[in-house]
RNAcentral holds the sequence, with entries from MGnify.
Predicted 3D model of a 119-nucleotide RNA (SAM riboswitch aptamer (S box leader)) from a marine sediment metagenome.
Its mean pLDDT, the model's own confidence on a scale to 100, is 75.
RNA sequence: UUUUAUCCAGAGAGGUGGAGGGACCGGCCCAAUGAAACCUCGGCAACCCGGUGUAGGAUGGACACAAUCCUUAUCACGCCUGGGUGCCAAUUCCGGCAGAGUAAUUCUGGAAGAUGAGA
Numbered sequence: 001u002u003u004u005a006u007c008c009a010g011a012g013a014g015g016u017g018g019a020g021g022g023a024c025c026g027g028c029c030c031a032a033u034g035a036a037a038c039c040u041c042g043g044c045a046a047c048c049c050g051g052u053g054u055a056g057g058a059u060g061g062a063c064a065c066a067a068u069c070c071u072u073a074u075c076a077c078g079c080c081u082g083g084g085u086g087c088c089a090a091u092u093c094c095g096g097c098a099g100a101g102u103a104a105u106u107c108u109g110g111a112a113g114a115u116g117a118g119a
Stems, first nucleotide, its partner, number of pairs: 001119007012041005020030003024096004042088003047084003050080005055071005060065001092112001097109004
């Protein structure tokens, strides 16, 4: 750089440090009751690797579960959380572009960005 998946859930204390931070722009926030950054310990999550089970998922249903459809061992789904990442204010904090609609609030899709995996 490119492809693809996800992004309304979840999870912070201590030490060093000393003024910024929330990608960009606008807004709005966070911050001397201590920002960024670094270190230590802890946690969340389940993308990849690993381990493990056999049924799992979608629609419907209050439940049980009928029915229909889909996947089903190089797969699908669930579980574990050992390894590699990631993350631990606010929905990616909100908006930015396009469409629909409103008095206004709004909704949908996209762009941009972040992270994983692949090239």